[in-house]
RNA sequence: GGAGUCGGCCAGGCAACCGCGUCGUCCGCGAGGACGCCGAGGAAAGUCCGGGCUCCACAGGGCAAGGUGCCAGGUAACGCCUGGGCGGCGCGAGCCGACGGACAGUGCAACAGAAAGCAAACCGCCGAUGGCCUCGCAAGAGGAUCAGGCAAGGGUGAAACGGUGCGGUAAGAGCGCACCGCGAGUCUGGCAACAGACCGGCACGGCAAACCCCACCUGGAGCAAGACCGAAUAGGGGGACCAUGACGUGGCCCGCGUCGUCCCCGGGUUGGUUGCUCGAGCCGCGCGGCGACGCGUGGCCUAGAGGAAUGGUUGUCCACGACAGAACCCGGCUUAUCGGCCGACUCCAUUG
Numbered sequence: 001g002g003a004g005u006c007g008g009c010c011a012g013g014c015a016a017c018c019g020c021g022u023c024g025u026c027c028g029c030g031a032g033g034a035c036g037c038c039g040a041g042g043a044a045a046g047u048c049c050g051g052g053c054u055c056c057a058c059a060g061g062g063c064a065a066g067g068u069g070c071c072a073g074g075u076a077a078c079g080c081c082u083g084g085g086c087g088g089c090g091c092g093a094g095c096c097g098a099c100g101g102a103c104a105g106u107g108c109a110a111c112a113g114a115a116a117g118c119a120a121a122c123c124g125c126c127g128a129u130g131g132c133c134u135c136g137c138a139a140g141a142g143g144a145u146c147a148g149g150c151a152a153g154g155g156u157g158a159a160a161c162g163g164u165g166c167g168g169u170a171a172g173a174g175c176g177c178a179c180c181g182c183g184a185g186u187c188u189g190g191c192a193a194c195a196g197a198c199c200g201g202c203a204c205g206g207c208a209a210a211c212c213c214c215a216c217c218u219g220g221a222g223c224a225a226g227a228c229c230g231a232a233u234a235g236g237g238g239g240a241c242c243a244u245g246a247c248g249u250g251g252c253c254c255g256c257g258u259c260g261u262c263c264c265c266g267g268g269u270u271g272g273u274u275g276c277u278c279g280a281g282c283c284g285c286g287c288g289g290c291g292a293c294g295c296g297u298g299g300c301c302u303a304g305a306g307g308a309a310u311g312g313u314u315g316u317c318c319a320c321g322a323c324a325g326a327a328c329c330c331g332g333c334u335u336a337u338c339g340g341c342c343g344a345c346u347c348c349a350u351u352g
Base pairs, nucleotide, nucleotide: 001348002347003346004345005344006343007342008341009340010339012317013316014315015314016313017312018311020039021038023036024035025034026033027032041323045334046333048332049331050330051329052328053222054221055220056219060254061253062252063251065218066217067216068215069214070084071083072082073081074080085099086097087096088095089094100213101212105211106210107207108206122154123153124150125149126148129147130146131145132143133142134141135140162180163179164178165177166176167175181202182200183199185198186197187196188195189194226274227273228272229271236265237264238263239262240261241260245259246258247257248256281300282299283298284297285296286295287294288293
């Protein structure tokens, strides 16, 4: 100097004028006015997870169903985060992981191929031993191969019952050996997942993001939840069951509770208040921890609309503004995105 990786912060600023919204104070009979504080996000988005809260409701147990899936922690909790293990990618800093079980059972793998889960021989190799033929008195030699032996070589395929090499054999084969791989057992380290060493009957395929088995977790519905006030109507019509019954916020069973319950058609109200913002809140400092985070202490109050509020103009600075607007709240994940600042680390080139 260049190229990257990870983490944090910002999201136009300042001033003036006009214009919006809640709240507070003051004025006003009222309508309303004046002044003041504050007033969209890092994702407010997706509605994918987890909760708080409200109701069923006084609400237990089980089955089914669903979710997660290495270990140890954090957290209100999680499918999130942190650290570690193993596997994969990258020269590396780092990034990713649908990461329990194939010896409980069922199932799938077209075509090709001899053969795709307990086997098998298409092309082949051998043919020592037994058989056949030739030479030979015999011993023996030679030949083709039958019986038989082989799965090392070739072929097919995504995958062929460990891989490479050496020895051995009639030819071969973990048959033996070395290294790798695999593994019941034992020992060592570690809380653990795991790692290493010793040992060796050296062979006991793949897929569970197939059904399944195992471990752990899970009531349901949702702020259009719910609570209160006011007002109005048709105290209408029909049907089913009726204590051996009906009903009770996903399904089924048991239990429990209530005493009448449920279904269909039709009519009235679509008004107001509340829920609605002080929070598992934010910031600083100290301590503990590898870290997520926790504890202590001090300070701060930063939207609550209700058909839905923050816009316009001018000047100036600049990083020349992308993606984009709260609707009960919070913790995450994922997606979109113009740029800028800070820190740490990795690689390459050059110079000293």